Source information:
FMN riboswitch aptamer (RFN element), 116 nucleotides, folded computationally. The sequence was found by an Rfam model in a public genome assembly.
[in-house]
RNA sequence: UAUAACCUUCAGGGCAGGGUGAGACUCCCUACCGGCAGUAUAGUCUGCGAGCCUUUGUGGCAGAUUUGGUGUGAUUCCAAAACCGACGGUUAAAGUCCGGAUGAGAGAAGUGUUUU
Repeated sequence: UAUAACCUUCAGGGCAGGGUGAGACUCCCUACCGGCAGUAUAGUCUGCGAGCCUUUGUGGCAGAUUUGGUGUGAUUCCAAAACCGACGGUUAAAGUCCGGAUGAGAGAAGUGUUUU
C1' cells in the first nucleotide's frame, strides 16, 4: 500500500401567514421539505433502502418532468413552467402533527482490530 473478515461511530427534511368551522399544522389559498449508490452535480434517469404482502425465495406490490439554453458529454447545471410523496391514529380527509421508531436501514467514515 492492497485484500478479506470484523469492530466502532454516523446515517431524513418539512405547515410560516391567511380563510371556513364547534373542532383542521388533516379541507381551501398560500408556504415548506427532498435518504443512499451510479452517472456532468438528480425527490421525478438506473439501481437500492424505508413501507405493505408473503408460500420466507435470488418472490410479489408500490410515486412523480417537460420545454429552452450552455457543453464533447447534463430528464442531474442555468432559465421557465409542472409533478410526486407508505402504514395506523385524529373533535375533520395529513409528504409536513402523533405512533410503531431510544427501531430498522441503503450506505458513509474511521492514526480502529485481525488475516493474507